[in-house]
RNA sequence: CGAGUACGUCAGUUAACUGCGCGCAUGCGAGGAAAGUCCGUGCUCCACAGAGCGAGAAUGCCGGAUAACGUCCGGUGGGGGCGACCCUAAGGCUAGUGCAACAGAGAGAUACCGCCUGCAAAGGUAAGGGUGGAAAGGCGAGGUAAGAGCUCACCAGCGCACAGGCGACUGUGCGGCUAUGUAAACCCCAUUCGGAGCAAGACCAAAGCGGAUGAAAGGCGGCUGCUCGUCGCCUCCAGAAGGUAGGUCGCUUGAGCUUUCCGGCGACGGAAAGACCAGACAGAUAGUUAACCAAUACAAAACACGGCUUAUAGACGUAGUCGACAA
Numbered sequence: 001c002g003a004g005u006a007c008g009u010c011a012g013u014u015a016a017c018u019g020c021g022c023g024c025a026u027g028c029g030a031g032g033a034a035a036g037u038c039c040g041u042g043c044u045c046c047a048c049a050g051a052g053c054g055a056g057a058a059u060g061c062c063g064g065a066u067a068a069c070g071u072c073c074g075g076u077g078g079g080g081g082c083g084a085c086c087c088u089a090a091g092g093c094u095a096g097u098g099c100a101a102c103a104g105a106g107a108g109a110u111a112c113c114g115c116c117u118g119c120a121a122a123g124g125u126a127a128g129g130g131u132g133g134a135a136a137g138g139c140g141a142g143g144u145a146a147g148a149g150c151u152c153a154c155c156a157g158c159g160c161a162c163a164g165g166c167g168a169c170u171g172u173g174c175g176g177c178u179a180u181g182u183a184a185a186c187c188c189c190a191u192u193c194g195g196a197g198c199a200a201g202a203c204c205a206a207a208g209c210g211g212a213u214g215a216a217a218g219g220c221g222g223c224u225g226c227u228c229g230u231c232g233c234c235u236c237c238a239g240a241a242g243g244u245a246g247g248u249c250g251c252u253u254g255a256g257c258u259u260u261c262c263g264g265c266g267a268c269g270g271a272a273a274g275a276c277c278a279g280a281c282a283g284a285u286a287g288u289u290a291a292c293c294a295a296u297a298c299a300a301a302a303c304a305c306g307g308c309u310u311a312u313a314g315a316c317g318u319a320g321u322c323g324a325c326a327a
Stems, first nucleotide, its partner, number of pairs: 001323003005319006012292007020029003031298001035309002038307005043197004056193005061075005076090001077088004091188002096186002098182003112129002114125004137155002140152003156178001158175007201249004213238002217235007257274007
């Protein structure tokens, strides 16, 4: 100098004037994703005695972090890269069942050609040919009638033992030589899961309609033929609860933020100090001018928080790697 890797930062600033939301006021006033609403929670209401079973769904190597997670961190196995480093939905086909089109004799225990034995019938053979994504562990030697893990070395796989590791797993030795793939096929195993969502929900509550009920003034009718009494209806008077409009709360002080220190490889945890930093309900966060400047992206809250995913111009920082050149 070039190429590439990992982890991060910023997301225009200042001033003046005008305007808007919140607040008594000094003041404060969108984001790294406020987004998608894909996971996990708080909170609220509904359901539910407690517990269990079933169905359905999700998750799926190990250890840890966390309120929790399908997230994150550190590892293991596998794969990729010369490398820094990156990717991984990675339980169980030795529980059972199923499937493997076409081709091919045969897709699970198969004999078409070939090889061997045999006069033949027939038998042996998975070495070789052919088909296929996949053909009965691979490969070499021995062996054999021809062959074959039949035997042996090495490699792969499985099982057992020992050693190391919390563990996934790794190393060494031994064994029989070993029936393919597929669980993002059904399924089995383990763990987890009640539902709906702030338009959740809680409180106050007008007018009008309606009128539980009360009150007894008047009228009519029944119980009587009359009076009193009582019952019903009508008129008059008062008027509860519920609920609508409307209002208030939920609503922003928080598993939060900033700085420093401590513990941890890390995710993260702890301590001290400090700050208060949108809270609307037709819904504010804007406009103009000037200066700096390379100054432009994706995009804008609506209960809150932890993640994931997706979008994103330009400018930077830190630490590794590879290559070239020079000293």